The RNA shown here (Glycine riboswitch aptamer) has 94 nucleotides and comes from Symbiobacterium thermophilum. The sequence is in RNAcentral, with records from Rfam and Ribocentre. The coordinates come from a structure-prediction model, not an experiment, and the mean pLDDT is 77. The source organism's lineage runs through Bacteria, Bacillati, Bacillota, Clostridia and Symbiobacterium.

RNA sequence: CCCCCGCCCUCUGGAGAGCCGCCCUGCGCGGCACCGAAGGAGCAAGGCCUCCCGCACGGCCAAACUCUCAGGUGGAGGAGACAGAGGAACGACC
Repeated sequence: CCCCCGCCCUCUGGAGAGCCGCCCUGCGCGGCACCGAAGGAGCAAGGCCUCCCGCACGGCCAAACUCUCAGGUGGAGGAGACAGAGGAACGACC
């Protein structure tokens, strides 16, 4: 310096789950039920914890698994992990 990748921005795709009651008829309130793919939390395979190997204890990291705090569950809108395309600057510390 370049490439990949990451952060970030733009566009596109993007699942799941709802009924009832009330009247002040607002996209409101209450009750019960439900969903997991913002975020969050828990553990697992596994990895790491001064030099070589091994063990024990302890600690740390770790999923789309689990939980359901948060969020969401008529339509619209919005959110949406993840994926694709495009794109300046930046990429330190450990």